[in-house]
This record gives sequence, structure tokens and C1' cells, in this order.
RNA sequence: GCCUCGUUGGCGCAGUUGGAAAGCGCACCCGGCCGCGAACCGGAAGGGGGCAGGUUCGAAUCCUGUACGAGGAG
Repeated sequence: GCCUCGUUGGCGCAGUUGGAAAGCGCACCCGGCCGCGAACCGGAAGGGGGCAGGUUCGAAUCCUGUACGAGGAG
């Protein structure tokens, strides 16, 4: 150099016949419960999707380039 897969909130993941509001769990924060905690219950906040372009009325989903990681062939 080549091929395949992955990259989505602090962490782990889901979501691809492109279509309404990008969800789930954990953590953090607030409240309830409790004598106080843990557990449990309720709530709030936090990401525009590795990066840059393109296609499209519309892109996390398609195309191109590129970075990083994993695996593979030679």
C1' cells in the first nucleotide's frame, strides 16, 4: 500500500427500504422515601452523530476523501 468492520452525550450501546421530536442503560445533578444512607421511585440536564465535502425536498443512515482503532489477505 490492499480488503472488511467500527467511530453516536462522561462511560457502554441501539437505531441503515434515507422521512415526523437521535433513543436505552449506567454515572452525575435535583426531589421523594428513610432517623441517615444504600436500594427503590420521580424529574432535569447533557450529543446533531470522528473530521471535511457531495447527492437529495430531506442524511446517523447513500457517495468521495481523510484521521484513529480492530481484524484479515499477500

The prediction has a mean pLDDT of 80.
This is a predicted structure of a 74-nucleotide RNA (transfer RNA) from Solobacterium sp.
Rfam family: tRNA. By type it is a transfer RNA. Its family is annotated with triplet codon-amino acid adaptor activity in the Gene Ontology.
The organism belongs to Solobacterium, within Bacteria.